[in-house]
Context: one part of a larger RNA
Molecule: small-subunit ribosomal RNA, 3' major domain
Organism: metagenome
RNA sequence: UGACGGGGACCCGCACAAGCGGUGGAUGAUGUGGAUUAAUUCGAUGCAACGCGAAGAACCUUACCUGGGCUUGACAUGCAUUUUGUCGGCGGUGAAAGCCGCCUAGUGUAGCAAUACACGGGAUGCACAGGUGUUGCAUGGCUGUCGUCAGCUCGUGUCGUGAGAUGUUGGGUUAAGUCCCGCAACGAGCGCAACCCCCGUGUCCUGUUGCCAGCGCGUAAUGGCGGGAACUCUGGACAGACUGCCUAGUUUAACUGGGAGGAAGGUGGGGAUGACGUCAAGUCAGUAUGGCCCUUACGCCCAGGGCUGCACACGUACUACAAUGCCCGGUACAAUGUGAACCGAAACCGCGAGGUGGAGGAAAUCCAUAAAACCGGGCCCAGUUCGGAUUGGAGGCUGCAACUCGCCUCCAUGAAGCCGGAAUCGCUAGUAAUGCCGCAUCAGCUACGGCGGCGUGAAUACGUUCCCGGGUCUUGUACA
Numbered sequence: 001u002g003a004c005g006g007g008g009a010c011c012c013g014c015a016c017a018a019g020c021g022g023u024g025g026a027u028g029a030u031g032u033g034g035a036u037u038a039a040u041u042c043g044a045u046g047c048a049a050c051g052c053g054a055a056g057a058a059c060c061u062u063a064c065c066u067g068g069g070c071u072u073g074a075c076a077u078g079c080a081u082u083u084u085g086u087c088g089g090c091g092g093u094g095a096a097a098g099c100c101g102c103c104u105a106g107u108g109u110a111g112c113a114a115u116a117c118a119c120g121g122g123a124u125g126c127a128c129a130g131g132u133g134u135u136g137c138a139u140g141g142c143u144g145u146c147g148u149c150a151g152c153u154c155g156u157g158u159c160g161u162g163a164g165a166u167g168u169u170g171g172g173u174u175a176a177g178u179c180c181c182g183c184a185a186c187g188a189g190c191g192c193a194a195c196c197c198c199c200g201u202g203u204c205c206u207g208u209u210g211c212c213a214g215c216g217c218g219u220a221a222u223g224g225c226g227g228g229a230a231c232u233c234u235g236g237a238c239a240g241a242c243u244g245c246c247u248a249g250u251u252u253a254a255c256u257g258g259g260a261g262g263a264a265g266g267u268g269g270g271g272a273u274g275a276c277g278u279c280a281a282g283u284c285a286g287u288a289u290g291g292c293c294c295u296u297a298c299g300c301c302c303a304g305g306g307c308u309g310c311a312c313a314c315g316u317a318c319u320a321c322a323a324u325g326c327c328c329g330g331u332a333c334a335a336u337g338u339g340a341a342c343c344g345a346a347a348c349c350g351c352g353a354g355g356u357g358g359a360g361g362a363a364a365u366c367c368a369u370a371a372a373a374c375c376g377g378g379c380c381c382a383g384u385u386c387g388g389a390u391u392g393g394a395g396g397c398u399g400c401a402a403c404u405c406g407c408c409u410c411c412a413u414g415a416a417g418c419c420g421g422a423a424u425c426g427c428u429a430g431u432a433a434u435g436c437c438g439c440a441u442c443a444g445c446u447a448c449g450g451c452g453g454c455g456u457g458a459a460u461a462c463g464u465u466c467c468c469g470g471g472u473c474u475u476g477u478a479c480a
Base pairs, nucleotide, nucleotide: 001480002479003477004476005475007474008473009472010471011470012469013468015464016463019427020426021425022424023423026319029316030315031314032313033312034310042053043052064305065304066303067302068301069300070299073128077127078126079125080124081123082122083121084120085119088103089102090101091100092099093098107118108117109116110115130294131293133292134291135290139288141283142282143281144279146277151190152189153188154187155186156185157166158165159164170181171180172179196271197270198269199268201239202238203237204236205235207233211228212227215226216225217224242265245259246258247257248256249255321420325379326378327377328376329375330374339366342361343360347356348355349354386417391412392411393410394409395408396407397406433456434455435454436453437452438451439450
């Protein structure tokens, strides 16, 4: 100087407390451990691994296993010899890959031609290719985490023999090393904040595909039409919030409490943004890359299997156990965003998944009906009109192909489950809870996952003693 303390002081955080909803019990889903296996490819492992890499494992993917094959190789560049002239087609064997065989075309330039050169293909040989083989404890890059915590440092000066200290400590204050005051310090840098994006108010401009107040036309009905540029909205510019104003407190400093005006008030809400560093944290399997290793194989191609296998154990989310509910009928209101090998309307067929169909749409135009809510009816507390697992049967769709191993529909079947032990998680407001919609990946889909959007919409915070994590000062130390 640090680190540590079941030392002290001060302060903060959904850290506790106060509340709301869960997890831990059930079923199936998904990831992991384990056990199993020819293989169940590999990595991730307290927080910070476990719906993680994977935003799509039937083949492919695929790295694993079994079997069948190839050896200058699936891919790149160069050299030598030789052959051929651009392409391609057929047959045999085979699961395919591969292997064997047959047919055929007749490049460009120079030259009468032979031939030479250029370019492309094949064969042979050589340099080499190739490796998801190993080392993340040899690395780059990227990332997680402490933590959006308020810290981490430097120059000069001063103090100290020196390590180092001072500044950065102190008194206030703040979300903040934020600002003020003081002070052997005076300044500065990386962080904080602001500058960036979205949302919330207004003004101006804009006016189609969006809008419809007033005028007119028209319809069973609809901005359907003429027209309008007001309104909503689209999307560009600007304004607006700065403790600016008033007031109380204070050192008349920073700041804090209250108030006015205002769409918004003291960081308005959200995002992006992550200091010096820590964990030899993670990744050689995204890519790059040193060393080591393989080279008729640890490379490459193919078929089939496996990654989906199950006595168990754990994590994560889904659906429930019901009456604030379930079922049936009626009926209202969104936003994000997607669409051409695509989205697909009306109409018709089918109980339905779906099929036929093809209007319209490269889109403010078409696809295109939100659901919970609301209204009416049924159920009457029961393993039920709750719950939907499992199984049988019949179908639909994608795809070369749904046996291992896809999703969906209908009929039948109706399991566990009556609110969950010890323990444990999230959340402070348009949040939690709850309802539906969209998108990426994608032929299809194991999505109940991920990322977004909108609807409905709470409760509680006395307080900081305690648990956890963190910051500042101080103290002890046999630790570095």